[in-house]
Context: one part of a larger RNA
């Protein structure tokens, strides 16, 4: 000087506490574990592994298994020798890898050769094989917590201290003041981006006050307003009042669209865990080389007495059903989105207008309105399990999604215990997206409706300054 302490002293966070919605209990989804299997490929394990890597395993993916093939090799470069343009195209065998045959084809050339292909050879390729405890580079985590240093000087023999401590104050090592310490540096903060307010340019595909026109902002006119998308402007404790040391703040207030860091979001200091990652990538070093490489076809990653995790739906009348009716926002389309009208109960088909799109696809649900159901395992719930379709795709048994008729399981609010949120938050509606041929209850993203509660820091986690104690450092 650190660390620790069931040692003090102060403070912070959804940490408790007040609230609300859950989770554990049901089926079902997925994801671990275990078991099992010829394989059930491989990593991840408190917090910080378990809807995680995977933004999408029927075949490819695939890396794991059976089985039939290959051996200079699916793939590169470069030597030598030799042969043929090359690709493509039919038939036979075969699961297919591939093998056999057959017909065509006959490049450019400075006629030396070349480009491209096939045999054979030699160097070599190859390796999701091992070691993340040999690395690189990415990342998680303490934690957006407010701390981690450094120079000069001083002080101490010396590790070291000072400074960073104090006395206030903040969301902050943020400012003030005092002080052997003056001073920087990474960090906070602020520059960026999104959102709330105005303005100014601009007016199509957007928008409609007034004026004609129509079913219709449909068309004429028009760019006011609503938008859009560039460029400013606004907010700084600026003002005014109490507290305060006449600091720094801090509590009320005026004015504003907006007050005190406005709301969100990018951003992660020196470090910690020999954290994860050698299967993204690179990589030393080990190891395979007629195989631990490579091609192909079936299966497998999708088993299933059980365990746990993290969602989805429910147990209903704040609902359920059936009719009518209104209102978003952000995003995507050319091997695409697919309108109008047809057909079918639908899933879907048929059709092709329009659209590389403020233009066209194009429709929101909860909601409101009217009716019905009468508390029931029910007109609640939908599992499962039949038949019939439909759709992608070589191909849907193993193993995909939808639809429609039949079936109608658990289940009547969930035990110890446990999470999540402080406002447009939770809770609760729906939409779109990227992967993607084809599959969403994931994830990521939009907007609609929209709460309750905080008195408080005794207490449990967690973390920060000072301090004290120790036989550890």
């Nucleotide at each position: 000087u650190g660390a620790c302490g069931g040692g003090g002293a102060c403070c912070c966070g959804c940490a408790c506490a007040a609230g609300c919605a859950g989770u554990g209990g049901a089926g079902u989804a997925u994801g671990u574990g275990g078991u099992u299997u010829a394989a059930u490929u491989c990593g991840a394990c408190g917090c910080a592994a378990c809807g995680c890597g995977a933004a999408g395993a029927a075949c490819c993916u695939u890396a794991c298994c059976a089985a039939g093939g290959c051996u200079u090799g699916a793939c590169a470069u470069a030597g030598c020798a030799g042969u043929g343009a090359a690709u493509g195209c039919u038939c036979c065998a075969g699961a297919g890898a591939u093998g056999g045959a057959g017909a065509g084809g006959u490049c450019c050339u400075u006629c030396g050769g070349g480009a491209c292909a096939c045999u054979g050879u030699u160097a070599c390729a190859g390796g999701u094989g091992g070691u993340g405890c040999a690395u690189g580079g990415u990342u998680g985590u303490c934690g957006u917590c407010a701390g981690c240093u450094c120079g000069u000087g001083u002080c101490g023999u010396g590790a070291g201290a000072u400074g960073u401590u104090g006395g206030g104050u903040u969301a902050a090592g943020u400012c003030c003041c005092g002080c052997a310490a003056c001073g920087a540096g990474c960090g906070c903060a602020a520059c960026c981006c999104u959102u709330g307010c105005c303005u100014u340019u601009a007016g199509u595909u957007g928008c409609c006050a007034g004026c004609a026109u129509u079913g219709a902002g449909u068309u004429g006119g028009g760019c006011a307003c609503u938008c859009u998308a560039a460029a400013g402007g606004g907010a700084c404790u600026g003002c005014c009042g109490g507290u305060g040391a006449u600091a720094a703040a801090u509590c009320g207030g005026a004015g504003g669209a907006a007050g005190g860091u406005g709301g969100g979001g990018a951003c992660g200091a020196c470090g910690u865990c020999a954290a994860a990652u050698c299967a993204u990538c690179a990589u030393g070093c080990c190891c395979c080389u007629u195989a631990u490489g490579u091609c192909u076809u079936g299966g497998g990653c999708u088993a299933c007495a059980c365990a746990c995790g993290u969602a989805c739906u429910a147990c209903a009348a704040u609902g359920g059903c059936u009719a009518u009716u209104a209102c978003a926002g952000a995003g995507g389309g050319a091997a695409g989105c697919g309108a109008a009208g047809g057909a079918g109960u639908a899933a879907u088909u048929c059709g092709g207008a329009g659209c590389a799109a403020a233009u066209c696809c194009a429709a929101a649900a909860a909601g409101a309105u009217a009716g019905u159901c009468c508390c029931a395992g029910u007109u609640c719930g939908g599992a499962u399990u039949g038949u019939g379709g439909g759709c992608u795709g070589c191909a849907a048994c193993u193993c995909g999604c939808c639809c429609a008729c039949a079936u109608g399981a658990a289940g009547u609010c969930g035990g110890a215990a446990u999470u999540g949120c402080u406002a447009g938050u939770a809770a609760u509606u729906g939409c779109a997206g990227g992967u993607c041929a084809g599959c969403a209850u994931a994830c990521u993203g939009c907007a609609g409706u929209g709460a309750a509660u905080a008195c408080g820091u005794u207490c449990c986690c967690g973390g920060g300054u000072c301090u004290u104690g120790u036989a550890c450092u």